[in-house]
Context: one part of a larger RNA
RNA sequence: GAACGAACGCUGGCGGCGUGCUUAACACAUGCAAGUCGAACGAGAAAGUUUCUUCGGAAACGAGUAAAGUGGCGCACGGGUGAGUAACGCGUAGAUAACCUGUCCAAGCGACUGGGAUAGCCCUUCGAAAGGGGAUUAAAAUACGGAUACGUUGAUUGUUUUUAAGGACAAUCAAGAAAGGUGCCUCUAUUUAUAAGCUAUCACGCAUGGAGGGGUCUGCGUACCAUUAGUUUGUUGGUGGGGUAAUGGCCUACCAAGACUACGAUGGUUAACGGGUCUGAGAGGAUGAUCCGUCACACUGGCACUGAAACACGGGCCAGACUCCUACGGGAGGCAGUAGUGAGGAAUAUUGCGCAAUGGGGGUAACCCUGACGCAGCGACGCCGCGUGGGUGAGGAAGGCCUUCGGGUCGUAAAGCUCUGUCAGUAGGGAAGAAAUGUAUAUAAGUUAAUACCUUAUAUAUUUGACGGUACCUACAAAGGAAGCACCGGCUAACUCCGUGCCAGCAGCCGCGGUAAUACGGAGGGUGCAAGCGUUGUUC
Numbered sequence: 001g002a003a004c005g006a007a008c009g010c011u012g013g014c015g016g017c018g019u020g021c022u023u024a025a026c027a028c029a030u031g032c033a034a035g036u037c038g039a040a041c042g043a044g045a046a047a048g049u050u051u052c053u054u055c056g057g058a059a060a061c062g063a064g065u066a067a068a069g070u071g072g073c074g075c076a077c078g079g080g081u082g083a084g085u086a087a088c089g090c091g092u093a094g095a096u097a098a099c100c101u102g103u104c105c106a107a108g109c110g111a112c113u114g115g116g117a118u119a120g121c122c123c124u125u126c127g128a129a130a131g132g133g134g135a136u137u138a139a140a141a142u143a144c145g146g147a148u149a150c151g152u153u154g155a156u157u158g159u160u161u162u163u164a165a166g167g168a169c170a171a172u173c174a175a176g177a178a179a180g181g182u183g184c185c186u187c188u189a190u191u192u193a194u195a196a197g198c199u200a201u202c203a204c205g206c207a208u209g210g211a212g213g214g215g216u217c218u219g220c221g222u223a224c225c226a227u228u229a230g231u232u233u234g235u236u237g238g239u240g241g242g243g244u245a246a247u248g249g250c251c252u253a254c255c256a257a258g259a260c261u262a263c264g265a266u267g268g269u270u271a272a273c274g275g276g277u278c279u280g281a282g283a284g285g286a287u288g289a290u291c292c293g294u295c296a297c298a299c300u301g302g303c304a305c306u307g308a309a310a311c312a313c314g315g316g317c318c319a320g321a322c323u324c325c326u327a328c329g330g331g332a333g334g335c336a337g338u339a340g341u342g343a344g345g346a347a348u349a350u351u352g353c354g355c356a357a358u359g360g361g362g363g364u365a366a367c368c369c370u371g372a373c374g375c376a377g378c379g380a381c382g383c384c385g386c387g388u389g390g391g392u393g394a395g396g397a398a399g400g401c402c403u404u405c406g407g408g409u410c411g412u413a414a415a416g417c418u419c420u421g422u423c424a425g426u427a428g429g430g431a432a433g434a435a436a437u438g439u440a441u442a443u444a445a446g447u448u449a450a451u452a453c454c455u456u457a458u459a460u461a462u463u464u465g466a467c468g469g470u471a472c473c474u475a476c477a478a479a480g481g482a483a484g485c486a487c488c489g490g491c492u493a494a495c496u497c498c499g500u501g502c503c504a505g506c507a508g509c510c511g512c513g514g515u516a517a518u519a520c521g522g523a524g525g526g527u528g529c530a531a532g533c534g535u536u537g538u539u540c
Base pairs, nucleotide, nucleotide: 001540002539003538004537006536007535008534009533010532013386014385015384016383017382018381019379020378021344026342027341028340030339031338032337035073036072037071040070041069048061049060050059051058052057080297081296082295089222090221091220092219093218094217095216096215099214100213101212104210105209106208108206109205110204112146113145115144123134124133125132126131152175153174154173155172156171157170158169159168160167180202181201182200183198184197188195189194190193223269224268225267230260231259232258235257236256237255238254239253240252241251242250272294273293274292275291276287277286278285279284299320300319301318302317303316322333323332324331325330350376352375353374354373358372359370360369361368362367389419390418391417392416399410400409401408402407423481425476426475427474428473429472433467438462439461440460441459442458443457444456445455446454484529485528486527487526488525489510490509491508495524496523497522498521499520505512506511
């Protein structure tokens, strides 16, 4: 000198864009943060209103609505944190002839046939509760079974490629699928309308290829300590077996005695890694906040289930610590999501608005959900921009300070005269961000006997804004509301007076102060930066 997720002191007008628990991975009250589908399925209230009434009640609407249940998809994404980890964790370059892949895309084939359960509801029962048990007529499905299979998988055999092999091809045997929903009435069947029909679309099964995503393995790189020198028994290798999507001591039985190490093993300490960031002419050094990629974790430790994928932050089980409820028998919980609270600390924000946009989940869609996200609020925390007025004005006013008492200086500075109107203020107007989707109409294409219907495309109309009456524009009035901080001995730009008297004090280094201190304290003046200025801390 530059930089900062900074803090502290003094001061503080406005706006834009960013940014904000670096400490206790400490404990958490409360609300919200993951649901959705009636176009998969059956069942199905109430309040209220109306009508009738024998005044007990009944019926209709509410409504096939609400709230549940079965089932499907999602919940493995998105969001947070950096505790652990010195490691194939990360980075980079490869390998997979050792692998997996829901949804999506392309082309292909197929969707046959059944019956018996069960949740919810109702009844009953145990319990304080959380939550269970039983019974009954039990209803349904895209829930659950059976058949068949294209060579899909497995086994055996053969051919072939290759360094090798689990690659490719052929034969035999065995095993393995499925589901319907919505729309339509031209043909068929009847009866208007419906389905056993038709077509479109969505869904379902099998196998092939792809896209994107992942698993595993390898070369190289990846902190400090030798005041850590030896380490290891599933250890190193082999064979058989198990396990996995898959290789492998990953696990197991047996056999052999190996394996690593001064090119630093083992042990200890510290640490998430990279793109990047800061500095520097560069080489390098330091660092890893925000944003992006990867990894790990979700009160602590362990375990599996479901699933295409988890050993799963707001799922499950077990153990532990802690907190809460209890009728003492037993139960409930997990903010390192977003706000917020306490604690710790020098120190870090609102228990805000909205799904309008972008994106995500579900759904044919309308739509629903979304503390992701978009916005607003708070903080000079940072960067950038603007303002705090412009012109004129010498009796060089008053006043302050200095003085050699002549004067000098603050100083065109002020006052006065004149002008302008940025920002802030008041009033009026007022956006872009919105394109879609849906609906209606028209046209075209496909389907069809068809100008119905349906699907697709195009055009027109209509619909949707949290921010926000915000940005911006116009008008009005008024110089009015808007400057401080540090320094002035040398380094280092800037000097005099008074007070003090080795005292009080200053200080980054040299050093200053013991009676004329440009170095302490105050004043006048000056210098530097400026809505900031200094100090402290850290890095180069």
Predicted 3D model of a 540-nucleotide part of an RNA (small-subunit ribosomal RNA, 5' domain) from an uncultured prokaryote. Its mean pLDDT, the model's own confidence on a scale to 100, is 80. Rfam family: Bacterial small subunit ribosomal RNA. Gene Ontology terms of the family: ribosome and structural constituent of ribosome. The RNAcentral record of the full RNA draws on ENA.